A computed fold for a 92-nucleotide RNA from Hymenobacter psychrophilus, annotated as SAM riboswitch aptamer (S box leader). It was read from a public genome assembly, where an Rfam model found it. Its Rfam family is "SAM riboswitch aptamer (S box leader)". About the family: The SAM riboswitch is found upstream of a number of genes which code for proteins involved in methionine or cysteine biosynthesis in Gram-positive bacteria. Rfam links the family to the GO term regulation of gene expression. Taxonomically the source falls in Hymenobacter (Bacteria, Pseudomonadati, Cytophagales, Hymenobacteraceae). The coordinates come from a structure-prediction model, not an experiment, and the mean pLDDT is 85.
[in-house]
């Protein structure tokens, strides 16, 4: 990267570096020099996958958060397109 599946009205931020961007795209709006973005570095948050239990089914429920990941302005920021973005598991 594609393809499949499910999820997207919730929920949770400090520092350090950096120095002028950024919110996927287009079009509003909006943060931002009282510091964007990227990167570290603790911390939180949720539970996708792993665990643990139970039903009895290949699914559901309940639990736990040490370990994969995701994620912490604004409903996916709002409209639009809903398989368009993201995210997670699997596949090739």
């Nucleotide at each position: 990267u594609u393809u499949u599946u499910a999820u997207a009205a919730a929920g949770a931020g400090g520092c350090g570096c950096g120095g002028a961007g950024a919110g996927a795209c287009a079009g509003g709006c909006u943060c931002u020099a009282u510091g964007a973005a990227c990167c570290g570095c603790c911390g939180a948050c949720a539970a996708c996958c792993c665990c643990c239990g139970g039903a009895a089914a290949c699914u559901c429920c309940g639990g736990a958060a040490c370990g994969g990941u995701g994620c912490c302005a604004a409903g996916u920021c709002c409209u639009g397109a809903c398989c368009a973005u993201a995210u997670a598991a699997a596949a090739a």